[in-house]
Transfer RNA from a Candidatus Ranarchaeia archaeon, 75 nucleotides, folded computationally. The RNAcentral record of the sequence draws on ENA. Lineage of the source: Archaea > Promethearchaeati > Candidatus Ranarchaeia. Rfam family: tRNA. Gene Ontology term of the family: triplet codon-amino acid adaptor activity. Rfam describes the family as follows. Transfer RNA (tRNA) molecules are approximately 80 nucleotides in length.
RNA sequence: GCCUCGGUAGCUUAGUGGUUGAGCGGCAGAUUUGUAAUCUGCAGGUCGCGAGUUCAAAUCUCGUCCGGGGCUCCA
Numbered sequence: 001g002c003c004u005c006g007g008u009a010g011c012u013u014a015g016u017g018g019u020u021g022a023g024c025g026g027c028a029g030a031u032u033u034g035u036a037a038u039c040u041g042c043a044g045g046u047c048g049c050g051a052g053u054u055c056a057a058a059u060c061u062c063g064u065c066c067g068g069g070g071c072u073c074c075a
Stems, first nucleotide, its partner, number of pairs: 001071007010024004018055001026042005048064005
């Protein structure tokens, strides 16, 4: 330099055009003599960033940043 995969909640991740979800974690409540466990509820997201396409974009296109893997050249 080229190719490829990924970036979504605190963490791990699902979602390939039409309401941004789940598990763990956090908070509150129930249960318990109390704690744990269990059950219920709640909060928490500029979907890496910028632009474009579209009635509508996490999703498609272009650019860019970061990370993983592969290939090539030079030294």